[in-house]
Notes:
Bacterial RNase P class A, 357 nucleotides, folded computationally. It matches the Rfam family "Bacterial RNase P class A". Rfam describes the family as follows. Ribonuclease P (RNase P) is a ubiquitous endoribonuclease, found in archaea, bacteria and eukarya as well as chloroplasts and mitochondria. Its best characterised activity is the generation of mature 5'-ends of tRNAs by cleaving the 5'-leader elements of precursor-tRNAs. Cellular RNase Ps are ribonucleoproteins. RNA from bacterial RNase Ps retains its catalytic activity in the absence of the protein subunit, i.e. it is a ribozyme. It is annotated as a ribozyme. Its mean pLDDT, the model's own confidence on a scale to 100, is 76.
């Protein structure tokens, strides 16, 4: 310098005018309101609403079933299906990435096309054998090594022996798979080292094993109240989760308040800084701050002035000028993930190669 990997930042900046929604404080009879002043107002994803949690209501949500969901270990966490780290395949020359990773020697079931034959089985070619022959070959029966179809062929490779050809058919060694036992690991699993075994593949297929799981969601809910009549026991009703159980609730008219209102609603598993501990995800302790809250839904527009990149035009170069605010997008009860979108810009940290000291 080239060519790759990982991981964090940022998403214009100041200054004026003129407007929008909150909020504070003075004034005013425009008083659920107006005027001024003064501060304060969108993101990394606010998005998709995929998963978890807070927080409401339904019994401080309680048992049985069905149903859903997960699925290596060990930690993090409020919790997660998410994050960290290591273990196992897979990929790469590395740094590195990736992975729906319990079980196919419990049962079922499926295996498209082509192929004899897709799983008790069989056998196109081919190889041996035995019989017939018009010698071209046909037939009977052995065989699965060898071709052929296939995604996959019965399911252990290589040498040897065996055989009429021939196979784990039987031997040696290698290998796989299961059990045991060491040894190191909290562990997942490594190394070693004995014994047995011959078993296609699928579980994002049904099913088993294990673990976890109520249901509506801020339009959640706070929210009603009074009176009349019947009832006041038991059926019935009605709510509570598909169902059963268990639980709660008198039932039904009539006014009346309210609802375009207010609360909820933003001080929260908050954010920033440091320090401590842990490889890490985190977690503690100390300092600080308060940083949108609208309800058809405020958070805009214009100016001038520097920056960041872009883009033409000049220039031998350093540069000069001139255009251009320029990507995804848009809070709606809050928070943790994940997913997806997204012009660029700017730091670290690492791997090869190649020079050069």
């Nucleotide at each position: 310098g080239c060519a790759g990997c990982c991981u964090a930042g940022c998403a214009g900046a100041u200054g004026g005018u003129c407007g929008c929604u909150g909020g504070u404080a003075a004034c005013u009879u425009u008083u659920c309101a107006g005027u001024u002043a003064c501060g304060a107002g969108a993101g990394g994803a606010a998005a998709g609403u995929c998963c978890g949690g807070g927080c409401a209501g339904c019994a401080u949500a309680g048992g049985a079933c069905a149903g859903g969901g997960c699925g290596g270990u060990c930690g993090c966490u409020a919790a997660c299906g998410g994050c960290g780290a290591c273990c196992g395949g897979g990929c790469g020359a590395a740094a590195g990435c990736u992975u729906a990773g319990g079980g196919a020697a419990a049962g079922u079931g499926c295996c498209a096309c082509a192929g004899a034959a897709a799983c008790u089985a069989u056998a196109c070619c081919g190889c041996c054998a035995g019989g017939c022959u018009c010698c071209g070959g046909c037939u009977u029966g052995g065989u699965a090594a060898g071709g052929g179809c296939g995604a996959a062929a019965c399911g252990a490779g290589u040498g040897a022996g065996g055989u009429a050809a021939g196979a784990g058919c039987u031997c040696a060694c290698a290998g796989u798979c299961u059990g045991g036992c060491a040894u190191g690991g909290u562990g997942a699993c490594a190394u070693g080292u004995c014994a047995g075994g011959g078993a296609g593949g699928u579980a994002a297929a049904c099913c088993c094993c294990g673990c976890c799981u109520g249901c509506u969601g801020c339009a959640a809910g706070g929210a009603g109240a009074g009176u009349u009549a019947c009832a006041u026991u038991a059926a019935g009703a009605g709510g509570u989760a598909g169902u059963c159980c268990g639980c709660c609730u008198g039932u039904a008219g009539c006014u009346c308040g309210a609802u375009a209102a207010c609360c909820g609603c933003u001080u929260g598993a908050u954010g920033u800084g440091u320090c401590u501990g842990g490889c890490a995800a985190c977690a503690g302790a100390c300092a600080u701050a308060c940083u949108a809250g609208a309800u058809a839904g405020a958070u805009g527009a214009c100016c001038a002035u520097c920056u960041c990149g872009g883009a033409a035009a000049c220039a031998u170069a350093c540069g000069u000028u001139u255009c251009u605010a320029g990507a995804c997008a848009g809070a709606a009860c809050c928070c943790g993930g994940c997913u997806u979108a997204u012009c660029g810009c700017u730091a670290g940290g690492c791997u090869g190669c190649a020079c050069c000291u």